[in-house]
RNAcentral holds the sequence, with entries from ENA and SILVA. A computed fold for a 1469-nucleotide RNA from an uncultured bacterium, annotated as small-subunit ribosomal RNA. It matches the Rfam family "Bacterial small subunit ribosomal RNA". Gene Ontology terms of the family: structural constituent of ribosome and ribosome.
RNA sequence: AGUUUGAUCAUGGCUCAGAAUGAACGCUGGCGGCGUGCUUAACACAUGCAAGCUCGAAUGAGAAAGUACCUUCGGGUGCGAGUAGAGUGGCGCACGGGCUGAUUAACACGUAGGUGACCUACCUCUUUGUGGGGGAUAACCAGGAGAAAUCCUGGCUAAUACCGCAUAAGCUGGAAACAGGAAAGGAUGCUUCGGCAUUCGCGAAGAGAUGGGCCUGCGGGACAUUAGCUUGAUGGUGGGGUAACGGCUUACCAUGGCGACGAUGUCUAGCUGGUCUGAGAGGAUGAUCAGCCACACUGGAACUGAGACACGGUCCAGACUCCUACGGGAGGCAGCAGUGGGGAAUAUUGCGCAAUGGAGGAAACUCUGACGCAGCCAUGCCGCGUGAGUGAAGAAGGCCUUAGGGUUGUAAAACUCUUUCAACGGUGAAGAUGAUGACGGUAACCGUAGAAGAAGCACCGGCUAACUUCGUGCCAGCAGCCGCGGUAAUACGAAGGGUGCUAGCGUUGUUCGGAAUCACUGGGCGUAAAGGGCGUGUAGGCGGAUAUGUAAGUUAGGGGUGAAAUCCCGGGGCUCAACCUCGGGACUGCCUUUAAUACUGCAUAUCUAGAAUCCAUGAGGGGAUAGUGGAAUAUCAAGUGUAGAGGUGAAAUUCGUAGAUAUUUGAUGGAACACCAGUGGCGAAGGCGACUAUCUGGCAUGGCAUUGACGCUGAGGCGCGAAAGCGUGGGGAGCAAACAGGAUUAGAUACCCUGGUAGUCCACGCCGUAAACGAUGUAUACUAGCCGUCGGGGCUUUGGUCUCGGUGGCGCAGCUAACGCAUUAAGUAUACCGCCUGGGGAGUACGGUCGCAAGAUUAAAACUCAAAGGAAUUGACGGGGGCCCGCACAAGCGGUGGAGCAUGUGGUUUAAUUCGAAGCAACGCGCAGAACCUUACCUACCCUUGACAUACUCGUCGCGAUUACCAGAGAUGGUUUUCUUCAGUUCGGCUGGACGAUGUACAGGUGCUGCAUGGCUGUCGUCAGCUCGUGUCGUGAGAUGUUGGGUUAAGUCCCGCAACGAGCGCAACCCCUGUCCUUAGUUGCCAUCAUUUAGUUGGGCACUCUAGGGAGACUGCCGGUGAUAAGCCGGAGGAAGGCGGGGAUGACGUCAAGUCCUCAUGGCCCUUAUGGGUAGGGCUACACACGUGCUACAAUGGCAACUACAAUGGGCAGCCACUCCGCGAGGAGGAGCUAAUCUCCAAAAGUUGUCUCAGUUCGGAUUGUUCUCUGCAACUCGAGAGCAUGAAGUCGGAAUCGCUAGUAAUCGUAGAUCAGCAUGCUACGGUGAAUACGUUCCCGGGCCUUGUACACACCGCCCGUCACACCAUGGGAGUUGGUUUUACCCGAAGCAGGUGCGCUAACCUUUUAGGAGGCAGCGUACCACGGUAAGGUCAGUAACUAGGGUGAAGUCGUAACAAGAUGGCCGUA
Repeated sequence: AGUUUGAUCAUGGCUCAGAAUGAACGCUGGCGGCGUGCUUAACACAUGCAAGCUCGAAUGAGAAAGUACCUUCGGGUGCGAGUAGAGUGGCGCACGGGCUGAUUAACACGUAGGUGACCUACCUCUUUGUGGGGGAUAACCAGGAGAAAUCCUGGCUAAUACCGCAUAAGCUGGAAACAGGAAAGGAUGCUUCGGCAUUCGCGAAGAGAUGGGCCUGCGGGACAUUAGCUUGAUGGUGGGGUAACGGCUUACCAUGGCGACGAUGUCUAGCUGGUCUGAGAGGAUGAUCAGCCACACUGGAACUGAGACACGGUCCAGACUCCUACGGGAGGCAGCAGUGGGGAAUAUUGCGCAAUGGAGGAAACUCUGACGCAGCCAUGCCGCGUGAGUGAAGAAGGCCUUAGGGUUGUAAAACUCUUUCAACGGUGAAGAUGAUGACGGUAACCGUAGAAGAAGCACCGGCUAACUUCGUGCCAGCAGCCGCGGUAAUACGAAGGGUGCUAGCGUUGUUCGGAAUCACUGGGCGUAAAGGGCGUGUAGGCGGAUAUGUAAGUUAGGGGUGAAAUCCCGGGGCUCAACCUCGGGACUGCCUUUAAUACUGCAUAUCUAGAAUCCAUGAGGGGAUAGUGGAAUAUCAAGUGUAGAGGUGAAAUUCGUAGAUAUUUGAUGGAACACCAGUGGCGAAGGCGACUAUCUGGCAUGGCAUUGACGCUGAGGCGCGAAAGCGUGGGGAGCAAACAGGAUUAGAUACCCUGGUAGUCCACGCCGUAAACGAUGUAUACUAGCCGUCGGGGCUUUGGUCUCGGUGGCGCAGCUAACGCAUUAAGUAUACCGCCUGGGGAGUACGGUCGCAAGAUUAAAACUCAAAGGAAUUGACGGGGGCCCGCACAAGCGGUGGAGCAUGUGGUUUAAUUCGAAGCAACGCGCAGAACCUUACCUACCCUUGACAUACUCGUCGCGAUUACCAGAGAUGGUUUUCUUCAGUUCGGCUGGACGAUGUACAGGUGCUGCAUGGCUGUCGUCAGCUCGUGUCGUGAGAUGUUGGGUUAAGUCCCGCAACGAGCGCAACCCCUGUCCUUAGUUGCCAUCAUUUAGUUGGGCACUCUAGGGAGACUGCCGGUGAUAAGCCGGAGGAAGGCGGGGAUGACGUCAAGUCCUCAUGGCCCUUAUGGGUAGGGCUACACACGUGCUACAAUGGCAACUACAAUGGGCAGCCACUCCGCGAGGAGGAGCUAAUCUCCAAAAGUUGUCUCAGUUCGGAUUGUUCUCUGCAACUCGAGAGCAUGAAGUCGGAAUCGCUAGUAAUCGUAGAUCAGCAUGCUACGGUGAAUACGUUCCCGGGCCUUGUACACACCGCCCGUCACACCAUGGGAGUUGGUUUUACCCGAAGCAGGUGCGCUAACCUUUUAGGAGGCAGCGUACCACGGUAAGGUCAGUAACUAGGGUGAAGUCGUAACAAGAUGGCCGUA
């Protein structure tokens, strides 16, 4: 920084950006320098080498090949040669090396000390000695065994090999006397051959140096689901043992020792200097280099030695491999290379001892896979290069494009120049003090040619620098997190472009960081995770005042140490850098010493403010036991009394004629204690409520006396602890899990009802949990107040006031994410305890403890998600609340739903039945009118620059109208007659116009997407709302304004108010209508005057009417009411009264509402077809279902006759008077009218008569038949007329629609569309009602408020079982393996000690031999491996089984969220 939300704040997890790496993988790869390179199988190893031809100056012996000479030809001698090789002996092999880290949680390591408890070869120094003897033995020779390895017997021989003797100190033992106790010679030189000298050795003693052994303080892992461990165990004494102290070992004695400051056990691990990271504190790590430890196939053991319990030594056991003649033998790469194996993965069977170092030697020298070099690998760090300059026609190509251009891009080309690196040729080091160079003809230098040989990788939605096009279409794929992809993807794939890094770049793994996300620095716990249910109290932690001492903590100075390397600073060397190197600093630590004494500690003494005790007083449902009481319920008995009672929303089960319910009296029994009663009291909490008595705990106030810090907290421990539950024994009235029945219901294992058992009650004993809550641990101190209340005290005097202790409300500072808390803190501080660290899995599993059981307590992991959760905000919603409105209900009137038909839709059918519309808000809708056309659909037949537009090219001068013929269904094709014959003009077929033709661009599409769009429309809704600016409040989303009190049809107006104003809506302005005035009177009108059949005509314009302009209505006036307001109610006047009636007018927005088929339009698709034309058919189908209508079912009617009164509107391809004909539709004539003139035009309901309740004189469907009209054409498929036919239907179930006045109902009339076709639609007038108490309920809406787990917003969200798939886990008869314990058996090798009748050179003796000493052998103790048995523990696996998690869609219900429709939740059964 991203990510929970519609948005916000905070909590909280997840994720990213950084650095690092012994790395691996993918793509790519020019050079050099310096480093690094089996992290896995301490798996197994072929081959070669890694410690000795090291020493002849310790020692004896000593070839051969070859060659020279001699020869008896067998051989001999000299040289080779005292050589090779082997042996004895010395030193080394205990160092160095490990491509070792298995073991080890330990004095193993680190650090600081100790060792008067010790050793130390080689080296250095000092003192001193090195005299004199002896006996063997290997090699060798001979013989023998064996396949081999190897061994046996006999014999010869030397030494610096071995053994006595002598000598003996400053050595050892001892108190002393005294005793014990060593050695080796070699070489060289000289020699008078006696020796002497030099040198290297040897012995004894002392000292040093170096290297070690042992001991101690402190430090550094996890788990308590490991709590007790220990018998040589802890100590002592004696003996033994060791270089040395020590239970190291042994005998005896004592009973100790360790442990919550974590013993014991289990798991993990080599430790450190350092390394990585980090601001630091820390965290992680322990490759390379360096120090220490441990190990050397596994286990055990010792020998030798100065040093080992020994990597390239020995013995034994085991596993494995190899050889074998089957009898026996050999071996140990965790040395350097190398091989196999394992693995994601890690190199050459190289060169050299030239340097540095090591071993041996007097030395020359030899050995050295230590080491020095080289090889391989981009594995890391560092450096260099892949060219530089000029170069715009901004080339070509690519990509994009609004088609103009932009970009790649000075990039390229081209021109000029350079040569680092690499290549080739030449010269050629340092590393070496005198010789000696593996590296190496290397580094470096010089020269030659030529831009020549040398660039990739990742990314481009946000975080995060960098964007476009195409392809794909929830597919393919991407993804670190959020998330992209369902036809316009900056997120997939590709391309162009861009960004970043660069011989590398990405990915993956791991570590630290960010993460204050374990918080020492530096967090929290009312509601987000988190205060233990409450107390008491142990350990521990912390602790009042004064003084003195001490100096442990603390502070200051000095000293030692803190290896080197690393790190930091400053120099130096490789051309620089990495790297190397010198000097300094640091290494924050430990030890020691000298001071200081404020604070803490410790010691001593004192004090009274904390705490406790004492006295007096007081309040109280505090606790325990015993007793007593009244009301009520129930039961029983008896009386009265009669048919019901009871119960519910309504019922039923139930009780009752065997007498209930009701009522009266009496009795019995159990449980609970009305009123008082109160955010009142008491208690630590749980909890405690009638009254009385007894016993008893705590508290408050006042007093002053006593003690003298005795205090606070409190891990474990102990005690208490509601309800439910358990055990034993009682008790049982009411209530009431389980259970039964009745209801309800789709079901109802529930809610409701009738019953009813455990239980509830008592005693005793368990359980130990609750939403055990103030969701707030205890204690102390401090920090404004105001108002109540309980219990004390003081002063006042009753008005109060002060004070202590409780208990409440409000509120300041402060705190808090907010809500809120606020002297009873969640404020400011201190002390101590408990607890938390994402959600789920899970308070679960396993293990332990407790419990009779139920279960409680302690308490994980795998796996899974990117959230889960808190507070507040705005909405939406509620079978929440309040207020209000609407034909919303109610009150009424008339319908629909039943019938027939019309019309639309669904469905079905069909070649096609074109398409759209879908709850309200689709369905007499688009369609104001489908026979053809329309027409978009189907079939068939035709056309292809096209029926239509523009442009280019060519041609013609047209076109148009018209006659006729042929083919064809027609489109069309082929002929043909007649009429007419373009315009401008610069006079140029120059321009325009028209037509035709070819080709190309293109046309065309009612094809798709209304979820890409514009426009238009519907709907909520003509509902009263929707917003903004500034200010203010809030961390913020937001709030305020717009809420409140009134009022209105209205966010209409008034008042109030941290708001003040404003905008879009409301209203008004507009139109029609209702009254009047005025102006104007033709086609209108006619009162008066004439006139006529007739306002017909003259005349008139008064009236009606027409259509222009005005007036009028504003709560203006009066009364009441209201707040003196706004307004409301009533009244007057008025044609009209409180919006007079009607219309137009539709705020912000909602529904991805409707429409790509009105139109426009992006994208996609078709292009001899999805375009265009024609004929015929279809849109008119018909078992069915629905919507909207018409006509009816009749008497408020039908039929017949008669006769008044309208308004709107239309009319020239028209309306048609009038006359005639026809029964009629209509036909034939024919006047008027482009309309206040003529015409459609007749209004109809009405009145009178008749019919008399029937399927009718109702009703008219259906059908037959004859006609009329329109039209090219009425078959599919028009309307109408006449005659005949005469169906259903007798008022319509559940349900449902419209309407509040000139309205409903009813009656007709006109118009648009239109050739013709209306029951539809749009208008018009005639006649003309009923009802509204009212707002409880249904529906919709508005405002305020409330709850919310909803925000796609209740058509929301969401729980559990079941079914299916997958995943991890628990249990599990068992089974397999590891590890460990105990007991016993076995007992290799080895050491110790015993024995040793067998064997035995050195010494001794009194010597045929014996002794001392030794060896073999034997048995003993200890002990590895192995075995048996019984456990503990860990891991693997398992039929079956349990719950959990995830999953697109499924099944059953609807538990939770709103009063979630039975309030929810917690504990328990």